[in-house]
Context: one part of a larger RNA
C1' cells in the first nucleotide's frame, strides 16, 4: 500500500446499511426465552336463566278459630265492622337442591418440549468436503390409494377421609371417567415357516406369482342434519435420517516400530440394520518409512483476506454439517434423544433446613461479579415473516421485527456559496527596498443541504389488525446562524524558514539526527497530506 469482530491518544456534526466478550466451555443474583388443546375424559368452580324447597318482612283476599265493641229485633237470632292465630295467593330478599347455558380450569389423556436459539470445550476422525452405494436400513406429522372400526373387561389418577414431613413431598383406605390399560373376534397385497413356478442381478441373492399353515387390529368426538376432524392395517410417494465406501483434510523422526477382541473364521446374542458391535469356541493374523504408534494444535467447509497470478494466511458475521450443554457415566419415553430450560447415579461448587432431608445448572434474552487492551439495554411488540398446539376463536414464541448504546466498519452528506485589494490591521521574516499569510479577513449580494419550530403524515396490510412511529416523507417559516480536527515538512517521501537548546534535552520504522547558525530535538509562522476523522500499537498477505 490493502485488511481487520480490533485496542489506544486525540478530535468529533448528521444520516443510511452492517458489525459489536476474540480473554475464564469463569461463577452467576432477578426477570423472561415451551406450550396448548374442555370439539379425548372425570371432576372442581364462577356467572346466568328455568324449576322446586326453606327462611324473612310486606301486600292482597277468602275460610275458620278466638276477643272487642256496633246496628237492628220482645226474643231466638240476623247484620255488617275491628284486632290476633293458623291456612292460601303475590312479587321481592337471602340459602339449598336439580336441569339447561356459557366460561375457567389442578389432575388424567392427546400432540409439542430431537425443532427454534446458543457455545467450539472436545475431535487429525467416514468429523468434514466431494463423488458413489445400501440386493444391510428406519421415517410421527403431510400427499395419494386399498381395506376396515363388531362385542367385552379390569384398573387408575383426579376428588373424599385418614395419616406423616421443617419443607421438597410421600403413605393408607374408598369412589370415579376416557380417544388412557387389557383380552375376544374378524384377517390381508402385512408379518413368519414349508413347498414351488418364472424373470432378473457384480456376490451374498432380489422381484413376481401360486399352495398351505401360523400370528397380529381399531376410538371416538363435534354437529338437527349433511358432513367433518379423528382411529386401525397395508402400499407407493415426499421429507428428514442412519450405515458403508473411494479420494482430500496441521506440525513433529530430538516420536519405529504398534496391537489380545487384536486380524480373520464358524455359531449365537443385540441393532432399524451390516458388523467384533458383543459372546462362545478355533486358527495367528493386521497396521508400518507410501510415516504405523506416540506427542503437539485444530471444530469441517461454502467463503472472507490478500495476490497479476500460482499461492499464501483465515474460518468474525450469513448459509450446510458436526460436537457439546457444570464434570464424568447411565438408561428411560419416544417414529425421532441416549435429550441445554427431561429422568436416575457419582463428583466438585452454590442455596435451603426445624441437622433428619431437599433444591440447583445463563454456552437462550437482557442483566452481575471475575477475567481482560476490549465489546452494547435486566428496552418494545407478536403488526411482519416463521414455528408449536387447537376445528376455529386464540394462546404461546428473549425465533424474528423493532428500537437503545458504541465513529467499531462501510457509504452518502454537510460544516456555506458569489463578488470583493486600501492587497486594511495583527503575525512572521527580512538584504529594511520588501516579501508572504491573502481573497483569506472585513463589507455587499444570496441560498438553506443539515438545522429549529409548527402543520400534514407513509409503504410495509388485497376486508380487519402496526412493535417500529407522529418515524420516513412532504409544506410552511426562521436563521450562516449550531457543525473541523489530526499526522507529518533530513532521505525513503508530498511538504522551509527563524528563535530556543548545545552529544544536554530530547528524536527515530530503516539510514541515522544533537558537541554554537540543527530545513532531523523543541517552540512559532509558513507549507504538505487526510479529514468526522487522524495517527500509534497489534495480527495477515
Nucleotide at each position: 500500500a490493502g485488511a481487520c469482530g480490533a485496542a489506544c491518544u486525540u478530535u468529533g456534526g448528521c444520516g443510511g446499511c452492517g458489525u459489536g466478550c476474540c480473554u475464564a466451555a469463569c461463577a452467576c443474583a432477578u426477570g423472561c426465552a415451551a406450550g396448548u388443546c374442555g370439539a379425548a375424559c372425570g371432576g372442581a368452580g364462577u356467572u346466568a336463566a328455568a324449576u322446586u324447597c326453606g327462611a324473612c318482612a310486606c301486600c292482597c283476599g277468602a275460610g275458620u278459630a278466638u276477643c272487642c265493641g256496633g246496628c237492628c229485633g220482645g226474643g231466638a237470632g240476623g247484620c255488617g265492622g275491628g284486632g290476633u292465630g293458623c291456612u292460601g295467593g303475590g312479587g321481592g330478599u337471602u340459602g339449598g337442591a336439580u336441569u339447561u347455558a356459557a366460561c375457567u380450569u389442578a389432575g388424567u389423556g392427546g400432540c409439542g418440549g430431537a425443532c427454534g436459539g446458543g457455545u467450539g470445550a472436545g475431535u487429525a476422525a467416514c468429523g468434514c468436503g466431494u463423488g458413489a452405494g445400501u440386493a444391510a436400513c428406519c421415517u410421527g406429522c403431510c400427499u395419494u390409494u386399498c381395506a376396515g372400526a363388531g362385542g367385552g373387561g379390569g384398573a387408575u389418577a383426579a376428588c373424599g377421609u385418614u395419616c406423616u414431613g421443617a419443607a421438597a413431598a410421600g403413605a393408607a383406605c374408598g369412589c370415579u371417567a376416557a380417544u388412557a390399560c387389557c383380552g375376544c373376534a374378524u384377517a390381508a397385497c402385512a408379518u413368519c415357516a414349508a413347498u414351488u413356478u418364472a424373470u432378473c442381478g457384480c456376490a451374498u441373492g432380489a422381484u413376481a406369482g401360486g399352495u398351505u399353515g401360523a400370528u397380529c387390529a381399531a376410538a371416538g368426538g363435534a354437529g338437527c342434519a349433511a358432513u367433518c376432524c379423528g382411529c386401525u392395517g397395508g402400499a407407493a410417494g415426499a421429507u428428514g435420517g442412519a450405515c458403508u465406501c473411494g479420494c482430500g483434510u496441521c506440525c513433529g523422526a530430538u516420536u519405529a516400530g504398534c496391537u489380545a477382541g487384536u486380524u480373520g473364521g464358524c455359531g449365537g446374542g443385540g441393532u432399524a440394520a451390516c458388523g467384533g458391535c458383543c459372546c462362545a469356541c478355533c486358527a495367528a493374523a493386521g497396521c508400518g518409512a507410501c510415516g504405523a504408534u506416540c506427542g503437539g494444535u485444530a471444530g469441517c467447509c461454502g467463503g472472507a483476506c490478500u495476490g497479476a497470478g500460482a499461492g499464501g494466511u483465515u474460518g468474525a458475521a450469513c448459509g450446510g454439517c458436526c460436537a457439546c450443554a457444570u464434570u464424568g457415566g447411565g438408561a428411560c419415553u419416544g417414529a425421532g434423544a441416549c435429550a441445554c430450560g427431561g429422568c436416575c447415579c457419582a463428583c466438585a461448587c452454590u442455596c435451603c433446613u426445624a441437622c433428619g432431608g431437599g433444591a440447583g445448572g445463563c454456552a437462550g434474552c437482557a442483566g452481575u461479579g471475575g477475567g481482560g487492551g476490549a465489546u452494547a439495554u435486566u428496552g418494545c411488540a407478536c403488526a411482519a415473516u416463521g414455528g408449536g398446539g387447537g376445528a376455529a376463536a386464540c394462546c404461546c414464541u428473549g425465533a424474528u421485527g423493532c428500537a437503545g448504546c458504541a465513529a467499531c466498519g462501510c457509504c452518502g452528506c454537510g460544516u456555506g456559496a458569489g463578488g470583493g485589494a486600501a492587497g486594511a490591521a495583527g503575525g512572521u521574516u527580512u538584504u529594511c527596498g520588501g516579501a508572504u499569510u491573502g481573497u483569506a479577513a472585513a463589507c455587499c449580494u444570496c441560498u438553506g443541504u443539515u438545522c429549529u419550530u409548527a402543520g400534514u403524515g407513509a409503504c410495509g396490510a388485497u376486508a380487519a389488525u402496526g412493535a417500529c412511529g407522529g418515524u420516513a416523507g412532504c409544506u410552511a417559516a426562521g436563521g450562516a446562524g449550531a457543525a473541523a480536527g489530526c499526522u507529518c515538512c533530513g532521505g525513503c517521501u508530498a511538504a522551509c524558514u527563524a528563535c530556543g537548546u548545545g552529544c544536554c534535552a530530547g528524536c527515530a520504522g530503516c539510514c541515522g539526527c544533537g558537541g554554537u547558525a540543527a530545513u532531523a530535538c523543541g517552540u512559532a509562522g509558513g507549507g504538505a497530506g487526510c479529514g468526522a476523522g487522524c495517527g500509534u500499537u497489534g495480527u495477515c498477505c
A computed fold for a 541-nucleotide part of an RNA from an uncultured bacterium, annotated as small-subunit ribosomal RNA, 5' domain. Its mean pLDDT, the model's own confidence on a scale to 100, is 84. Its Rfam family is "Bacterial small subunit ribosomal RNA".